Small-subunit ribosomal RNA from Pseudobacteriovorax antillogorgiicola, 1533 nucleotides, folded computationally. NCBI's taxonomy places the organism under Bacteria, Pseudomonadati, Bdellovibrionota, Oligoflexales, Pseudobacteriovorax.
RNA sequence: ACGUUAGAGUUUGAUCCUGGCUCAGAACGAACGCUGGCGGCGUGCCUAACACAUGCAAGUCGCACGAGAAAGUUCUUCGGAAUGAGUAAAGUGGCGCACGGGUGAGUAAUACGUAGGAACAUGCCUUAAUCUGGGGAAUAACUGCGGGAAACUGCAGCUAAUACCGCAUAUACUCGAGAGAGAAAAGGUGGCCUCUGCUUGCAAGCUACCGGAUUAAGAUUGGCCUACGUCCCAUUAGCUAGUUGGCGGGGUAAUAGCCCACCAAGGCGACGAUGGGUAGCUGGUCUGAGAGGACGAUCAGCCACACUGGAACUGAGACACGGUCCAGACUCCUACGGGAGGCAGCAGUGGGGAAUUUUGCACAAUGGGCGCAAGCCUGAUGCAGCAACGCCGCGUGAGUGAAGAAGGCCCUCUGGGUUGUAAAGCUCUUUCGGCUGGGAAGAAGGGUUCGUAUCCUAAUAUGGUACGGAUUUGACGGUACCAGAAUAAGAAGCACCGGCUAACUUCGUGCCAGCAGCCGCGGUAAUACGAAGGGUGCAAGCGUUGUUCGGAAUAACUGGGCGUAAAGGGCGCGUAGGCGGGUUGGUAAGUUAGAAGUGAAAUCCCCGGGCUUAACCCGGGAACUGCUUCUAAUACUGCCAGUCUUGAAUGUUCGAGAGGGUGGUGGAAUUCCCGGUGUAGAAGUGAAAUUCGUAGAUAUCGGGAGGAACAUCCGAGGCGAAGGCGGCCACCUGGCGAAACAUUGACGCUGAGGCGCGAAAGCGUGGGGAUCAAACAGGAUUAGAUACCCUGGUAGUCCACGCCGUAAACGAUGGAUGCUAGAUGUUCGGAGAGUUAACCCUCUGAGUAUCGAAGCUAACGCAUUAAGCAUCCCGCCUGGGAAGUACAGUCGCAAGGCUGAAACUCAAAGGAAUUGACGGGGGCCCGCACAAGCGGUGGAGUAUGUGGUUUAAUUCGAAGCAACGCGCAGAACCUUACCUGGUCUUGACAUCCCGCGAAGAUUGCAGAGAUGUAAUCGUCCCUUCGGGGACGCGGUGACAGGUGCUGCAUGGCUGUCGUCAGCUCGUGUCGUAAGAUGUUGGGUUAAGUCCCGCAACGAGCGCAACCCUUGCCUCUAGUUGCUACCAUUAAGUUGAGCACUCUGGAGGGACUGCCGGUGUUAAACCGGAGGAAGGCGGGGAUGACGUCAAGUCCUCAUGGCCCUUACGACCAGGGCUACACACGUACUACAAUGGCAGAAACAAAGCGAUGCGAAGCCGCGAGGUGAAGCUAAUCGCAAAAAUACUGCCUCAGUUCGGAUUGAAGUCUGCAACUCGACUUCAUGAAGCUGGAAUCGCUAGUAAUCGCAGAUCAGCACGCUGCGGUGAAUACGUUCCCGGGCCUUGUACACACCGCCCGUCACACCACGAAAGGGAUCACAACCAGAAGCAGGUGAGCUAACUUCGGAGGCAACCUACCAAGGUUUUGGUUCUGAUUGGGGUGAAGUCGUAACAAGGUAGCCGUAGGGGAACCUGCGGCUGGAUCACCUCCUUU
Repeated sequence: ACGUUAGAGUUUGAUCCUGGCUCAGAACGAACGCUGGCGGCGUGCCUAACACAUGCAAGUCGCACGAGAAAGUUCUUCGGAAUGAGUAAAGUGGCGCACGGGUGAGUAAUACGUAGGAACAUGCCUUAAUCUGGGGAAUAACUGCGGGAAACUGCAGCUAAUACCGCAUAUACUCGAGAGAGAAAAGGUGGCCUCUGCUUGCAAGCUACCGGAUUAAGAUUGGCCUACGUCCCAUUAGCUAGUUGGCGGGGUAAUAGCCCACCAAGGCGACGAUGGGUAGCUGGUCUGAGAGGACGAUCAGCCACACUGGAACUGAGACACGGUCCAGACUCCUACGGGAGGCAGCAGUGGGGAAUUUUGCACAAUGGGCGCAAGCCUGAUGCAGCAACGCCGCGUGAGUGAAGAAGGCCCUCUGGGUUGUAAAGCUCUUUCGGCUGGGAAGAAGGGUUCGUAUCCUAAUAUGGUACGGAUUUGACGGUACCAGAAUAAGAAGCACCGGCUAACUUCGUGCCAGCAGCCGCGGUAAUACGAAGGGUGCAAGCGUUGUUCGGAAUAACUGGGCGUAAAGGGCGCGUAGGCGGGUUGGUAAGUUAGAAGUGAAAUCCCCGGGCUUAACCCGGGAACUGCUUCUAAUACUGCCAGUCUUGAAUGUUCGAGAGGGUGGUGGAAUUCCCGGUGUAGAAGUGAAAUUCGUAGAUAUCGGGAGGAACAUCCGAGGCGAAGGCGGCCACCUGGCGAAACAUUGACGCUGAGGCGCGAAAGCGUGGGGAUCAAACAGGAUUAGAUACCCUGGUAGUCCACGCCGUAAACGAUGGAUGCUAGAUGUUCGGAGAGUUAACCCUCUGAGUAUCGAAGCUAACGCAUUAAGCAUCCCGCCUGGGAAGUACAGUCGCAAGGCUGAAACUCAAAGGAAUUGACGGGGGCCCGCACAAGCGGUGGAGUAUGUGGUUUAAUUCGAAGCAACGCGCAGAACCUUACCUGGUCUUGACAUCCCGCGAAGAUUGCAGAGAUGUAAUCGUCCCUUCGGGGACGCGGUGACAGGUGCUGCAUGGCUGUCGUCAGCUCGUGUCGUAAGAUGUUGGGUUAAGUCCCGCAACGAGCGCAACCCUUGCCUCUAGUUGCUACCAUUAAGUUGAGCACUCUGGAGGGACUGCCGGUGUUAAACCGGAGGAAGGCGGGGAUGACGUCAAGUCCUCAUGGCCCUUACGACCAGGGCUACACACGUACUACAAUGGCAGAAACAAAGCGAUGCGAAGCCGCGAGGUGAAGCUAAUCGCAAAAAUACUGCCUCAGUUCGGAUUGAAGUCUGCAACUCGACUUCAUGAAGCUGGAAUCGCUAGUAAUCGCAGAUCAGCACGCUGCGGUGAAUACGUUCCCGGGCCUUGUACACACCGCCCGUCACACCACGAAAGGGAUCACAACCAGAAGCAGGUGAGCUAACUUCGGAGGCAACCUACCAAGGUUUUGGUUCUGAUUGGGGUGAAGUCGUAACAAGGUAGCCGUAGGGGAACCUGCGGCUGGAUCACCUCCUUU
């Protein structure tokens, strides 16, 4: 030897939860892309157990045997001999070839792992004992003759052995109870002469060594048996005849149905048999905190296999990878007769594949075979080669160096930032690579030889053993390593940079091209695409893809859930099983402790050591959490025995009840029939119609028939297991409760399968049929209406019997037991106290209901009737869709039920709660919102704006309210942005530089003009005298310029909701949070105005007030204003005055202050007084947070983009003024409340020196002329008009109306043709009050009347102001529209202009069915039967033995078994299939609008019918329905 648990993104407007998807980590026998310096150690066909050319991978022994070359060399008498050599090669024989090496096809148990066992074998090895005697017959080789293409082989003959066969002998061997019987062998080599025999020496002798035989034992190895463990499918539930057991045989090395005969009828299975699929198993490997999960390459153990199938032989061992036989497929050779072969050995080839190496070296080491040995063999092995395939190590330099170089990139661009101490430069080092030189360890042995010692021996031979000396052996490899010299010299890439996730800018692109692990980027300012610069990460690698584990507590043993998110079975009875009250004793199975055995090695971990380090390797330890055995303990569980009463049950006495079944019986009502009365309608609806009725309905009275259901009582009530149960009576019957005692003695709880019950609808048979009523018919409604509504109406609804077996069968909550605050109501019991009684109070048991503490819950909520705290048992869930579908099975008469997937597809689907928005939801309130009124628009003509059309151009913008007399407070040129034509290019305009010249003015000519050209005049200011400045001309480039685009890049400004009363914040509090509270409530207000209350207390922006104006008064000041008094005039004209009016300034005044009432002693409201004014006095300015990507790039400003001899600039002309038509806004009218004419009166507010312009004169008039006055309380515009008075017109297309047109003029202006206004004369359209619809206005308002101003040369029916005259009506808030507050529902949040369902059409995708067709597997039956073993026969053949008879053997034949093969049937799996079915996904298709709000008929569930479709309707059920009213209960007051 002990190490320790991480989360994130994504559903929403936001939140919490549930829940899936995805990511960050580690790993790999990997592959692919880009890149690549070195070394070490490892690893390397995962696919076709596909097919294989070539070489090699198992031989060896002459010390078992016979036989036995050649080349070469030497010699030679040239014949040959010797040597080579008893060598090579072949054969007989022995041992080995069953090891080593490969592969994982098969195998789910004949396997493997762990622990055991008994009935076995075991060559070589070790130990012990004994033996190794004596004979025989053959046969290869060889020779001869043959066959054959070959492979090979036949016949005849010779020969040896450690080959073969007898005999002898033999046990602790085999058989047998025993007696007894049976059974063996092989020799070889070296040496020697002691013994023996021949005798220099050799042997049959001796000796040593190597063998041989038998027996016993060991070791090793193997065979067999048992238990436990060992994947998925129950849409595989029953399997099994040698099957299970027995007896007896056979068989084996051995047990056994292993085999056979007979007997019995067993055996296995829900603790998963049988079948199907997949798979070699393990040590271990990867991951993980662990528990687990996944895997089973390399290394190691076991198994299986060797082209496919079958079989045996030999042998110690095989049913044998490099053996045999047979069959089959394939390949090759062939002379066509016949033969040969098996790389899943090492290399290698083809093929397959995304993918996996050299036809290398060596037996030097380790190991194996043979051999006495030397040695031979060894693709085992050791090495090398190839490959970044993995792990590990090293390097690609180090220090210094700021001119912060150049270049690149970015920017706010004369400059700065960054790359960046980076580079350069200077100094230093030299690993690795390259070069030169040196150079290991791995080598131990064994042999030979010498020496010494010792043993055997007769021996100093020989041999063995030990020690010492010498000599000899290296594939790797001249490798590791060491040294030397030289040079920074030869050595960096890959991915990423929106979030997760470390790292940002520019350009290009413009929903394109593309990216993407998830969320998602890209539609002109992309940190998300592509590129660049920069950065981040890792590094000789880096990314991608694939796979596994993790995160995932997302299958939950550790460690989850089921009211509403997925999930409680519809309910009960009960089997197996699981669990089980108190106490005593025993036992020791579980449990606990100790010990022993085992858990191979390697691996992991710890310590130490060896390679320079590490990876790697070595040694030791720990560990291997397991299994087995023994011993001990006995608390708990189990088992056995005893006992107890509290769980459970029974008895006795009572009690309540729509509990169930059967049979009777009652009244009301509906309908129908008969009769009477009676007459025109009835019925029905939103309104109608179909329908009924003069053939007498409806109504009403009487009588009758028949079926179904039981009003009131009736209640949050009662009963039942659930479904469910309701008139009354009787009978039969189940359950429940209370009280007190007695009895049994754990008899209990739950309950997979199983059995039973089970609303409605539906089905079958037979009845019945009043009502109601699917279908159906008709009438309505509607765009349609297969619906909602109406009139009818059949199944059915009812009964009996039999099926079905489902519901929102719900409390969406399984059953049982115990424990844990209460309050209140109610039903049925019991006890006690009080009371005359009714009754009431207290306690208690069983139900039932509401509220509520703790606790729980995501929240909502639950809360002694738990969804709290615990225990036991059952059922069920694991993302949405596909789908409760398909297939299969099973049940059913059918409808259909139960069980119940996958492919594919999406990144969500979902629960609760929050804030909004919305509702054909509710409540309260307001507004010229409606109503009540007045006047309009819509009809006419004209003006004006818009659309459309037209055009060279008709410039552009504005588009419901909130565009359209809007930008435009004024287009003839100009404006002007548009069009045509003519011109200019540093420019019409700005700044800078250079040169020249003052600027400028006048004139001529050409031209439409811009412009061009010519001439003349002119000679500025400052100065330090150099020059400078203003201005003009020319030149250069930086730049100018753009009413070009984007208001969806923007600022600013504006519109709108809306002058609506709202919008928020701080602190506190509540809630897990989003958020809430405050801001809600009761009153009140124009108002979130104020008051009261309140877990809120305060505050801000809004409201109000402060500001302007108007209405009254005071003070002050009186000119240009005014004039009462005094003068004066035609006249406030003048003197005078400042009282009045008026004007300017400064103040006062109004505050619900006062009184009464109402109200909460409030706020406030109502009435009143006073007052010029009364409750905000009237009017204006003032517009909260925000909404509409509202409007404006053409006011201005501005980012980006675009144009640059033009999209800029100038000029002339044209256009914006067009005209079939449509719309908006106005003006004028249609007339008598009027028109015309005449004469008369009264304003306010403005404007006016390029101006207003008086009087006078001229003109019918517009106007002209004229010139006074006026810088304006002084003068002028300027006349106010409606009005009132008088006269005419008298209801008509007119004396209304004025369009249009003609003629003539005036004015402005350079110029009125396109295209001005006005005047006069003439002309005299339409129009007689306006359809549907629609607008404004509540008091000095509407209506009506005129006046002025801005713009402006001229042009006003428009706009903005001003005053004159001056109404009507408001009951009221039901309705329409808009808005505010509260509340409710929601599937909406782009917020109802929302969301969303189904058919149909089109495209694509996967799947199901399908006449069939193909493949494959399995079972069965039959046929067939190779080789082979066994058995039988064995007339034929036959060396060993023989008692000569034979025995034995062989051939051959037969039989059984049996592989392939064939035929047939059945079943499974799979592929395909015309056609067909639904499903999914798709861009903005078609039809409707089913759902979400009361979704416009509440929705949904089951069932049945119907229908283009969503759906509709009937029956029963549910609330997961809104709203109103009522009832009841609870809480608060």